[in-house]
RNA sequence: CCUUUUUAUAAAGCGCCUGAACUGCCCGAUGCGGCAGUUGACGAGGAGGAGGUUAUCGAUUGUUUUCGGCGGAUGCCUCCCGGUUGCCGGCCACAACCGUAAUGAUAGACCAAACCAGUGAGGCGACUCACUGAACAAACGUUUAUCAGCUGGCUUGA
Repeated sequence: CCUUUUUAUAAAGCGCCUGAACUGCCCGAUGCGGCAGUUGACGAGGAGGAGGUUAUCGAUUGUUUUCGGCGGAUGCCUCCCGGUUGCCGGCCACAACCGUAAUGAUAGACCAAACCAGUGAGGCGACUCACUGAACAAACGUUUAUCAGCUGGCUUGA
């Protein structure tokens, strides 16, 4: 150093890197060369179970590599489980929804980090880490208001 086994820790713009770009060194070969490194998604939002599937929202330096690839994932669809509303309760159907919430539309309000600037540390370097400062979003997120819409059957009690 590699392989195997065991244990612990670690996640969803999450993990990884062989394409690509960049840095350093080497070469008699100057080559789309070899070796070793670096970069490779900034937050908001999101979890009943199974299967399937190209999984929401914006921000960014004038060059957007936040490219490309592999894996995964709380999204979406179908089914199942449980439930809300539709008549005060119960049961059975039906419809629209919800997974701590639960009809739709419209309008308003609210919320960031990177980037940037500065400082410090590490590295030959590409770059990496931390701190300080000043900002700036959208959403199927949260909340308020308005408008529109919302079944039946049986039955108990008041």
Overview
The RNA shown here (glmS glucosamine-6-phosphate activated ribozyme aptamer) has 158 nucleotides and comes from Alkalicoccus urumqiensis. The organism belongs to Alkalicoccus, within Bacteria. Of the family's consensus pairs, 89% are formed in the model.